[in-house]
RNA sequence: AAUUACCAUGAAGAGUUUGAUCCUGGCUCAGGAUGAACGCUAGCGGCAGGCUUAAUACAUGCAAGUCGAGGGGCAGCAGGCGGCAGCGAUGCCGUGCUGGCGACCGGCGCACGGGUGCGUAACGCGUAUGCAACCCGCCCGCCACAGGGGGAUAAGCCGGGGAAACCCGGUCUAAUACCGCGUGAGCUUGGGAGGAGGCAUCUCUUUCCAAGGGAAGAUUUAUCGGUGGCGGAGGGGCAUGCGUCCCAUUAGCUAGACGGCGGGGCAACGGCCCACCGUGGCGACGAUGGGUAGGGGAUCUGAGAGGACGGCCCCCCACAUUGGUACUGAGACAGGGACCAAACUCCUACGGGAGGCAGCAGUAGGGAAUAUUGGGCAAUGGGCGGAAGCCUGACCCAGCCAUGCCGCGUGCGGGAAGAAGGCCUUACGGGUCGUAAACCGCUUUUGGGCGGGGGUAACACCCUUGUCGUGGACGAGGGAUGAAAGUACCGCCAGAAUAAGGAUCGGCUAACUCCGUGCCAGCAGCCGCGGUAAUACGGAGGAUCCGAGCGUUAUCCGGAUUCAUUGGGUUUAAAGGGUGCGCAGGCGGGACGCUAAGUCCGCGGUGAAAGGUUCCGGCCCAACCGGGACACUGCCAUGGAUACUGGCGACCUAGAUCGGGGACGGCGCGGGCGGAACAUGUCAAGUAGCGGUGAAAUGCGUAGAUAUGACAUGGAACGCCGAUCGGGAAGCCGGCCCGCGAGACCUCCGAUGACGCUGAGGCACGAAAGCGUGGGGAUCAAACAGGAUUAGAUACCCUGGUAGUCCACGCGGUAAACGAUGAACACUCGUUGCCGGCGAUAGACGGCCGGUGGCCAAGCGAAAGUGAUAAGUGUUCCACCUGGGGAGUACGUUCGCAAGUAUGAAACUCAAAGGAAUUGACGGGGGCCCGCACAAGCGGAGGAGCAUGUGGUUUAAUUCGAUGAUACGCGAGGAACCUUACCCGGGCUUGAACGCAGGGGGGAUGGGGGCGAAAGCCCUCAGCCGGAGACGGCCGCCUGCGAGGUGCUGCAUGGUUGUCGUCAGCUCGUGCCGUGAGGUGUUAGGUCAAGUCCUGCAACGAGCGCAACCCCUACCCACAGUUGCCAGCGCGUAGCGGCGGGGACUCAGUGGGGACUGCCCGCGCAAGCGGAGAGGAAGGCGGGGAUGACGUCAAAUCAGCACGGCCCUUACGUCCGGGGCGACACACGUGCUACAAUGGGCGGUACAGAGGGGAGCCAGGCCGCGAGGCCGAGCGGAUCCCGAAAGCCGUUCCCAGUUCGGAUCGGAGUCUGCAACCCGACUCCGUGAAGUUGGAUUCGCUAGUAAUCGCGCAUCAGCCAUGGCGCGGUGAAUACGUUCCCGGGCCUUGUACACACCGCCCGUCAAGCCAUGGGAGUUGGGGGUGCCUGAAGUGCGUGACCGGAAGGAGCGCCCUAGGGCAAAACCGAUGACUGGGGCUAAGUCGUAACAAGGUAGCCGUACCGGAAGGUGUGGCUGGAAUACCUCCUUU
Repeated sequence: AAUUACCAUGAAGAGUUUGAUCCUGGCUCAGGAUGAACGCUAGCGGCAGGCUUAAUACAUGCAAGUCGAGGGGCAGCAGGCGGCAGCGAUGCCGUGCUGGCGACCGGCGCACGGGUGCGUAACGCGUAUGCAACCCGCCCGCCACAGGGGGAUAAGCCGGGGAAACCCGGUCUAAUACCGCGUGAGCUUGGGAGGAGGCAUCUCUUUCCAAGGGAAGAUUUAUCGGUGGCGGAGGGGCAUGCGUCCCAUUAGCUAGACGGCGGGGCAACGGCCCACCGUGGCGACGAUGGGUAGGGGAUCUGAGAGGACGGCCCCCCACAUUGGUACUGAGACAGGGACCAAACUCCUACGGGAGGCAGCAGUAGGGAAUAUUGGGCAAUGGGCGGAAGCCUGACCCAGCCAUGCCGCGUGCGGGAAGAAGGCCUUACGGGUCGUAAACCGCUUUUGGGCGGGGGUAACACCCUUGUCGUGGACGAGGGAUGAAAGUACCGCCAGAAUAAGGAUCGGCUAACUCCGUGCCAGCAGCCGCGGUAAUACGGAGGAUCCGAGCGUUAUCCGGAUUCAUUGGGUUUAAAGGGUGCGCAGGCGGGACGCUAAGUCCGCGGUGAAAGGUUCCGGCCCAACCGGGACACUGCCAUGGAUACUGGCGACCUAGAUCGGGGACGGCGCGGGCGGAACAUGUCAAGUAGCGGUGAAAUGCGUAGAUAUGACAUGGAACGCCGAUCGGGAAGCCGGCCCGCGAGACCUCCGAUGACGCUGAGGCACGAAAGCGUGGGGAUCAAACAGGAUUAGAUACCCUGGUAGUCCACGCGGUAAACGAUGAACACUCGUUGCCGGCGAUAGACGGCCGGUGGCCAAGCGAAAGUGAUAAGUGUUCCACCUGGGGAGUACGUUCGCAAGUAUGAAACUCAAAGGAAUUGACGGGGGCCCGCACAAGCGGAGGAGCAUGUGGUUUAAUUCGAUGAUACGCGAGGAACCUUACCCGGGCUUGAACGCAGGGGGGAUGGGGGCGAAAGCCCUCAGCCGGAGACGGCCGCCUGCGAGGUGCUGCAUGGUUGUCGUCAGCUCGUGCCGUGAGGUGUUAGGUCAAGUCCUGCAACGAGCGCAACCCCUACCCACAGUUGCCAGCGCGUAGCGGCGGGGACUCAGUGGGGACUGCCCGCGCAAGCGGAGAGGAAGGCGGGGAUGACGUCAAAUCAGCACGGCCCUUACGUCCGGGGCGACACACGUGCUACAAUGGGCGGUACAGAGGGGAGCCAGGCCGCGAGGCCGAGCGGAUCCCGAAAGCCGUUCCCAGUUCGGAUCGGAGUCUGCAACCCGACUCCGUGAAGUUGGAUUCGCUAGUAAUCGCGCAUCAGCCAUGGCGCGGUGAAUACGUUCCCGGGCCUUGUACACACCGCCCGUCAAGCCAUGGGAGUUGGGGGUGCCUGAAGUGCGUGACCGGAAGGAGCGCCCUAGGGCAAAACCGAUGACUGGGGCUAAGUCGUAACAAGGUAGCCGUACCGGAAGGUGUGGCUGGAAUACCUCCUUU
């Protein structure tokens, strides 16, 4: 909250499987609790609690005594009396005379109280009943009684034994001790008669007879006692119903066992015990066995139902070192009694003895762990006593312990300069600790000191006194009595004084920063943190939560609806038995009657107290305690109700079954028959091959195969029909015919009358493989053999081939035995096929029944899906599940010939394992489509030499970075010094550079000297500008403040870049769909270079991309016309736009135009496509560039720059000299030059574009063979300069390591530069290497492209440039096509991938650790059985001994604890060796599975193999793809 109202007050989730999602499911957490323990900490009080382990062993003390009013007495104590001694005090002796009293006899008590939890699974406990089958001391009431005798004995005394404990003998004696006798109403027993009652045996009662059996006294005279009997109270005994843990891997148990008759015994019943008789009794409703355990009230938890538990307190039980036994007694089989046995301990004179803390303390031991050897009987209670009183480790108190619960305090108010200090920070600042402190005021609990101080105490008792009927008894008043304790409590005094910690702070979960550390050290309840910025480790500051406590650990309940009664499931997550029949059991149709067991209602009894709830009350409150009420959900009895269930009776026909009729089928069993194919044999005919594969080989064949024909033989299987088909319970069943057997179905009547459903066990059936025996053997074919393939190939392929495949009989009993869906019944929208049957002529029907399919509604479902053949809605019964692995394993048992089957765990280990669906990614999946991707073609690389970069190596250093594609002529668009970051050496330390400020000085600054390699250090000389000036500028110096680092981290970053990729994609808003991730849009049909456009559509729109807009280029026009141009006019020259001029052309520049599928034809709905189309410079994007979506690669760069953090500071900074970055046995990339004749040499000759130029480009002239030098005009450029080459013409070379090729080396030079040694380029002369076209492999390019030719530029003193970036010249070939390789896009499919196939993942082997099975055995334990032996003791018998007797000793028998022996079973420990299993960052071998996983996978079975596994056989789809057929849906 619901509810008329009252009462009733109660139920929360989170983390973790995934990239994400939903579900299933486990693990974990938050709560409460405790007899706790541990860690850190600790001021006080109240109340409670305190060996959970070793029921282990115990030193010491105490825990049960009391009565002298039962008795004999008198040891000790006190007193009296007498005697002696002494001055006396006093001592000694005697005397039971008195108080009292040790020991002894006797009475009562010792059976209570206290402890513990061993044992016990049981009438032990709980609850309710019964006893007509019983007992009872002390107490209460009533009735009756008590007469008279006897003999002993302890103590004592005497004697003896013994170390002791103790014992023995003699003698004396008492009693409320003991024994006879008498008395008997009542009592007991036996018998007779009558009455009443009950429950079967019986009980009660009246009466008569017979028999039996009692007693105790004391004394102060008032009391206490004694005996018999009846009753009460209280206590006990026995019996019964119901309830009371786990294991079925415990299924059968039982000989006093079950019962009867008779007896014994007992308080009493009983097989309790015994004799005899019978053969029963218990058990799946769990006997027997094993394990564990005291039970209950209660306690904890929980909303409850339930679960767990049994400490303290109360009740019951059991036990007292272990086991047995009885005695005494009212009561015991007896904790502080006895006897015996055993173990242990102690004493001993070695002969014998003693002992039992699970009472209170205490000790040792064990353990994580549990207290004082305290006080007192003042109170409560108990024993004894007439009483005083004594005893009481029960009890009341105190002590120890934060063990728990409860209460209190450690101060309160004010106080901002928000102090100092700490910490953080963006650091002259701020934040925080924090009103916190200081400081001011106030208070005084607690603690300390001083003082006061109740109540627990009132009974008994004593004194006084009252009442009744004298005493007694009862009552009133007074007195005495306190361990705790001078405590609680109260008052006063001083003084903030004496008093705060623990845990946590990544999420769950409340609380965050800094430092340290660097997968280390460590944390961790789960998920998980830590590998250099850690809110997760350690410290600090701060914060949070609790607080005299706080955490941790352990355990229980909860959360967990995760064993589900309340309240779960089983198609695919774990889970339906392979199938049927069926006993028990469970459940069961319609109407009626009876009954009242279940059920419901009323009432009675009980449900102890404490506890719980509630009200009231007492301690200041609370905890705690007291009183009342309720509750105690239960059980029993009784009365009633009768709807439902049950029982009984008697009916019904709708369920079920039977009979008649009809039709159906590959249902089963047996027998017979048939054709095709195949193999073999024979014959014929015929010749060189056949066969087989991806290709081959093994194999067969000239001894004649294969192919062909004929004949014969043989075994197995039955094509077409054939299907989404039919039958069957399932497994399964297929040629034809016959026989036998079974069956559902339809239909019409008829019959029975609920006869039904399900079904644990049980029984039967049960594919394939397999097993046994005997047949058979054509085909196929595990194993096996050979051939291939391969890295290997115990496989896939091939050639052979045995079990087997077939039959009969028997066994086995399993499969993905599947619809992964148990059986039965009822109900619940539609639609469309097929099979069997029915209605019967109307072609009627929305026909009917049964079966078998498809699609779909509601509903259901996590979803996929299912949907009258349910996975819907209900009912009944059975089976099964409860995280993954270990494991269907081990052990045990069952069955089996075996293989094996069935049943079926645990230790240990993991934080998951799973289902469905989603988005991706991937596939040796599919479809569609692109790209110099392949193909077609041209030229290269890979071989050579050289250049350059890289790896490697070397080195003092060879600085650093870049590393598949997307590093490697890359950062480098210029390393001799510099650069330069590296190395060696020499120096500097506010520093090499820069800024600001100040100082002092000075033409801009320069010169000279010394040392030195230079830097530097030292010495020294000279010396500004502007302004009138103040001052300013410049310069260097000094001082101060800012330094500096190419040191690390590109995985802390910004920025920039590469790549996928110029690929066509990537998203959003709203809507819609889905529980959700997500989908839709973006898919589909066309089209395109394109998510380009069109059409369609639960989508409609939009954004970033595409395209376009921009630039260059191709054509045209306009404008403007110098340095460009020159047609026409003119001048001039050897020649030249050289000049006048021109504005036509080229060109350069600006601005426009032009191309849009616009036109035509065809195709198309359209978009668009096609056309040697027209036109046009250009045609379907004209060519090229710029432009790079969301994102990916922790891609690259801290060395371009910037920047967080870290690190260095006379050095990791900086300057200088020299060296190195140029090394060289090698390896790779990128290039250049070649190998030559489409060429080389020589001579002649032609044509660009784009750029650059002042420390420059350099005409021209001279010199030099040349590089170049000298002189020198022009040009800051459409003006001057920078030689184009290939080409073309001619000539030579003649195929050769050459007139190819130019490396290398020698010599001589030029130029740049401070300087060419390491280490420049160029020139000339000489030298003339490798190389003759390049293995596997690999790169570029689709047109002005490739190829080829030269030119320019940046950087730059020069140049290692053959590089890079540009420019033009010459100028091809080829594309059938998309099968294949690579990359990519879209759709779809599978997935065990998601770090995404460079993924995941399996098994052997090797290594370490862990638990476990087997194991020759060894060893231990509890229980049982048999045999032998057998203590104490009861009983029985005997009893010659004792006794007068009663009786006893002794002896014997039965039983038994214990002991011994024996064979078994069960449980455990251990065990050489052995089996598998689990776990463990980077071991070995392979690749089985996941994508068609590259041979689809999996299940059962069999064989084989290093291993995963392979193969055979049958089965399953939980297989992809494809084609065909069929069906359905949509249009």
Molecule: small-subunit ribosomal RNA
Organism: uncultured Bacteroidales bacterium